[in-house]
Predicted 3D model of an 82-nucleotide RNA (c-di-GMP-I riboswitch aptamer) from Candidatus Borkfalkia ceftriaxoniphila.
RNA sequence: AUAAGUUAAAAGCAAAGUAUCCAAAAGGGUAUGACGCAAAGCUAAGAGCCUAAGUCGCAAGAUAUGGUUGUCAGUUGCCAAA
Numbered sequence: 001a002u003a004a005g006u007u008a009a010a011a012g013c014a015a016a017g018u019a020u021c022c023a024a025a026a027g028g029g030u031a032u033g034a035c036g037c038a039a040a041g042c043u044a045a046g047a048g049c050c051u052a053a054g055u056c057g058c059a060a061g062a063u064a065u066g067g068u069u070g071u072c073a074g075u076u077g078c079c080a081a082a
Stems, first nucleotide, its partner, number of pairs: 005079001006081001012037002017032006035070001041075003046072002048068003054063003
């Protein structure tokens, strides 16, 4: 210098559940808690998925302008023993 990421080391994130707050809902914030994660960092401008207040509709229902990056994708990057 490189990276093949495995029973190495250091550092990091935090699912479900519970409490509380916000939201029409999906979902989100904070605290607790660890199922997991080598991008579980960031981006919702690409695809997918969730919701349907409002709108349309006689109704059934349709629809994102609302969400989700811990679904894929794009992009940047830490550590690195044998």